[in-house]
Context: one part of a larger RNA
RNA sequence: AGUUAACGCUGGCAUCGUGCAUAACACAUGCAAGUCGAACGGGGAUUAUUAAUGUAGCAAUACAUUGGUAAUUCUAGUGGCAGACGGGUGAGUAAUGUAUAAGAAAUCUACCCUGAAGUGGGGAACAACUAGCUGAAAGGUUAGCUAAUACCCCAUAGUAUCGCUUAGAGGCAUCUCUUGGCGAUUAAAGAUUUAUCGCUUCAGGACGAUCUUAUAUUCUAUCAGCUAGUUGGUAGGGUAACGGCCUACCAAGGCAACGACGGAUAGCCGGCCUGAAAGGGCGACCGGCCACAAGGGCACUGAGAUACGGGCCCUACUCCUACGGGAGGCAGCAGUGGGGAAUUUUGGACAAUGGGCGCAAGCCUGAUCCAGCAACGAUGCGUGGAGGACGAAGGUUUUCGGAUUGUAAACUCCUUUUGCAGGGGAAGAAACAAAUGACGGUACUCUGCGAAUAAGCCACGGCUAACUACGUGCCAGCAGCCGCGGUAAGACGUAGGUGGCAAGCGUUACUC
Numbered sequence: 001a002g003u004u005a006a007c008g009c010u011g012g013c014a015u016c017g018u019g020c021a022u023a024a025c026a027c028a029u030g031c032a033a034g035u036c037g038a039a040c041g042g043g044g045a046u047u048a049u050u051a052a053u054g055u056a057g058c059a060a061u062a063c064a065u066u067g068g069u070a071a072u073u074c075u076a077g078u079g080g081c082a083g084a085c086g087g088g089u090g091a092g093u094a095a096u097g098u099a100u101a102a103g104a105a106a107u108c109u110a111c112c113c114u115g116a117a118g119u120g121g122g123g124a125a126c127a128a129c130u131a132g133c134u135g136a137a138a139g140g141u142u143a144g145c146u147a148a149u150a151c152c153c154c155a156u157a158g159u160a161u162c163g164c165u166u167a168g169a170g171g172c173a174u175c176u177c178u179u180g181g182c183g184a185u186u187a188a189a190g191a192u193u194u195a196u197c198g199c200u201u202c203a204g205g206a207c208g209a210u211c212u213u214a215u216a217u218u219c220u221a222u223c224a225g226c227u228a229g230u231u232g233g234u235a236g237g238g239u240a241a242c243g244g245c246c247u248a249c250c251a252a253g254g255c256a257a258c259g260a261c262g263g264a265u266a267g268c269c270g271g272c273c274u275g276a277a278a279g280g281g282c283g284a285c286c287g288g289c290c291a292c293a294a295g296g297g298c299a300c301u302g303a304g305a306u307a308c309g310g311g312c313c314c315u316a317c318u319c320c321u322a323c324g325g326g327a328g329g330c331a332g333c334a335g336u337g338g339g340g341a342a343u344u345u346u347g348g349a350c351a352a353u354g355g356g357c358g359c360a361a362g363c364c365u366g367a368u369c370c371a372g373c374a375a376c377g378a379u380g381c382g383u384g385g386a387g388g389a390c391g392a393a394g395g396u397u398u399u400c401g402g403a404u405u406g407u408a409a410a411c412u413c414c415u416u417u418u419g420c421a422g423g424g425g426a427a428g429a430a431a432c433a434a435a436u437g438a439c440g441g442u443a444c445u446c447u448g449c450g451a452a453u454a455a456g457c458c459a460c461g462g463c464u465a466a467c468u469a470c471g472u473g474c475c476a477g478c479a480g481c482c483g484c485g486g487u488a489a490g491a492c493g494u495a496g497g498u499g500g501c502a503a504g505c506g507u508u509a510c511u512c
Base pairs, nucleotide, nucleotide: 001511002510003509005508006507007506008505009504012381013380014379015378016377017376018374019373020339025337026336027335029334030333031332034081035080036079039078040077042075043074044073045072046071047070048069049068050067051066052065053064054063055062056061088292089291090290097217098216099215100214101213102212103211104210107209108208112205113204114203115202116201117200118199119198120154121153122152123151129144130143131142132141133140134139160185161184162183163182164181165180167178168177169176170175190197191196218264219263220262225255226254227253230252231251232250233249234248235247236246237245267289268288269287270286271282272281273280274279294315295314296313297312298311317328318327319326320325345371347370348369349368353367354365355364356363357362384414385413386412387411394405395404396403397402419449420448421447422446423445424444428439456501457500458499459498460497461482462481463480467496468495469494470493471492477484478483
């Protein structure tokens, strides 16, 4: 000098930050990922209209029930997109990580942008629904009906894919690129209403991702040898793709004192702290990457996951049960118990920024923006200003003369930051116009009131700024080191005084 600090005493305000470092311990409750009816068939509600029947009436007509049509609206299901982002944590990981620099002639990429071409014809189902059966529940099961941008078939077809092949160019071993020819294979979906949004194929871009290499990356030799898919080859499989990634066969290699293998510890970095630097320590907040989601394993869907709030299995734990069987996963935001020296509200709003869906209106968003709590930190402000006695009272001390507290107070004049009350009152709002503010009647501003509402903590032997009195009597106690205390203690305790810092001050812990 610093800290995600804690403890003791004390405590006025504002702004900006920060806030489980320990048990990756267990979690009650609520919320945190939905959206689209302009993909689809149902169902419900409301309104309008129309037909039939019934009742009242002589009739016009009125009311009721049932059916049709249309419009508006809601949505359980099918379907699409999004749930791989955003948010959390640091358990594991010493390299399948990270950082930097290269490479992929070994790769993929939904939505988005640009360009080219297309969007023709047909079919069979399954939910919902209806009717049964079954179970305590979670749910399951049988039969029947039905729509689509769900599924399938046919057509069309090239700079796509595959096979054969002509010519040329280039590089970096395998090869790559350009230009022709022949054959084979593969596509689509409509909606709303009049101009849009979609759909299919191809090429390019962008964004994102994957893989490879080099170098760097803690301690330990009281760890010296390690290794059989091990190292390489051939063939095949697998992958978006290279590869022992996997399999069969063949060879016997590969790594290691430039520290292999083993053990311990640890997420890495931009950075942060310190220091004149070199260096040392750290990796909270913010940003990039990685890993994980009760412990362990597995795949499915998908452009993308081996998926925190998806699925399956095993284990531990908790809960429900009719004992047959089921349900669950806060290292999301709040919150609870526990652990601990120690770490906040079961708050408001989608107004802004951003994200998802949607043509849009809009809906969702504990991301985010705000508010609350905590002197936890940084910064700023205040607790009054001027005058006022050879100096009140009181306190302390005294050589009893005085000295000191001390211009301090009183008193006089002034101010009103802050505070309280009242009046006004934002910017943040942008998207053609209009509308739209959680924060918030907040900030700010004007008026009024009245010095009013606001000072403590530690130290005073030396180091080290600051001294006397009394009490105590090697006791009680102090102490970072040296050391104080055994009857005049500047070192213990109290008081007065003084010094230092100040809404803080001291102590403890850790780092330089």